[in-house]
Context: one part of a larger RNA
Molecule: small-subunit ribosomal RNA, central domain
Organism: mine metagenome
RNA sequence: UUGGGCGUAAAGCGUCCGCAGACGGUUUGGUACGUCUUGCGUCAAAUGUUUUGGCUUAACCAAGACACUGCGUGAGAUACGGCUAGACUCGAGGUUGGGAGAGGUAAGCGGAAUUGCCGGUGUAGUAGUAAAAUGCGUUAAUAUCGGCAAGAACACCAAUUGCGAAGGCAGCUUACUGGAACAAACCUGACGUUCAUGGACGAAAGCGUGGGGAGCGAAAGGGAUUAGAUACCCCUGUAGUCCACGCCCUAAACGAUGGAUGCUAGGCAUUGGAAGUAUCGACCCUUUCAGUGCCGGUCACACAAGGUAACCCCUUAAGCAUCCCGCCUGGGGAGUACGGCCGCAAGGCUAAAACUC
Repeated sequence: UUGGGCGUAAAGCGUCCGCAGACGGUUUGGUACGUCUUGCGUCAAAUGUUUUGGCUUAACCAAGACACUGCGUGAGAUACGGCUAGACUCGAGGUUGGGAGAGGUAAGCGGAAUUGCCGGUGUAGUAGUAAAAUGCGUUAAUAUCGGCAAGAACACCAAUUGCGAAGGCAGCUUACUGGAACAAACCUGACGUUCAUGGACGAAAGCGUGGGGAGCGAAAGGGAUUAGAUACCCCUGUAGUCCACGCCCUAAACGAUGGAUGCUAGGCAUUGGAAGUAUCGACCCUUUCAGUGCCGGUCACACAAGGUAACCCCUUAAGCAUCCCGCCUGGGGAGUACGGCCGCAAGGCUAAAACUC
């Protein structure tokens, strides 16, 4: 390479956008590039197959025929693919309409709690633990009442909920702004799918500069425990956590499941839209589109078909198919060394071999 795979055995890039490339709906005409048929030429020798012959046989050698893979040229076919000219509406996009949402960015506002400070009341404890001690407290703590200040996070609502490409998003209001669903079937007319290289985003921790700092809290100090205790528990506590700007680019970044399209029994629940029935109206009920979940063990209606090594998956597929991309090939060495690229650094990305079992 052929072939086989990627939920858990090795294997889906963290996610999206997207150039090249690959693949691509219905239909008509043309062309004849791919494709197919056929004629001719060529395809050195050796080699290969086969027939005959020569060395006693074979290997070996000789002669003849054929084959192989193509190439050139002439004639023809036109289903499929390509190219070209046109048409279509189911794919895709647009328009209009009323709704849903913790989608994003910025600004403003709010109450509870916490801590600190000030003042009042009040007196000997408080805090902490399995038990203690360190700690705090007669310079008046803890407790309680009033006031002021600060920073961070938003109880209830709250859900098996919703939104977002993923990371993620939750007090309230306003401004700006992205996307999706539904309905109408009005417009464009294949404009599509996927995507190496590339680009953008990307939790937490970490880094740079400047702010901020209530609570929590790596490091560090102290008290315990213990044989020891560089821990678990307790008292403190710096960086950090927060904000602005700029980096870093990694996660069990998980559904451990790439994306798109079509097809293949259902049942139940729930979110959003629409229609119908009913009603004074709403709810309820029925149908439908789009999402989000469940169908479990003993009894029992109810995951069937199919798949899977099993577990399990089962219209949100891991079923049946097509297209495109990524990735895997025994364990260790090793996601390491070297080199390159990126980074302020920490380090990241790419990525071996010797050796060994």